[in-house]
RNA sequence: GGCCCAUUCGUCUAGUGGCCAGGACAUCGGCCUCUCAAGCCGGAGACUGGGGUUCGAGUCCCCAAUGGGCCA
Numbered sequence: 001g002g003c004c005c006a007u008u009c010g011u012c013u014a015g016u017g018g019c020c021a022g023g024a025c026a027u028c029g030g031c032c033u034c035u036c037a038a039g040c041c042g043g044a045g046a047c048u049g050g051g052g053u054u055c056g057a058g059u060c061c062c063c064a065a066u067g068g069g070c071c072a
Stems, first nucleotide, its partner, number of pairs: 001071007010025004018055001027043005048064005
């Protein structure tokens, strides 16, 4: 330098163009308990950035960034 892949709550992950973007762990509040843990109920929390296509984009296209792989 060329090509390919990945990027979603704090972490791991699901998501076939119309989902309130779902789940697990963690976290916060409550219940329970003499207390803690466990358990139960509830809450908050995410689409890497920009542009485009479309009535509608996390999803399709382009550019950029970061990480990984292959070739040279």

Transfer RNA from an Anaerolineae bacterium, 72 nucleotides, folded computationally. The prediction has a mean pLDDT of 82. RNAcentral holds the sequence, with entries from ENA. Lineage of the source: Bacteria > Bacillati > Chloroflexota > Anaerolineae.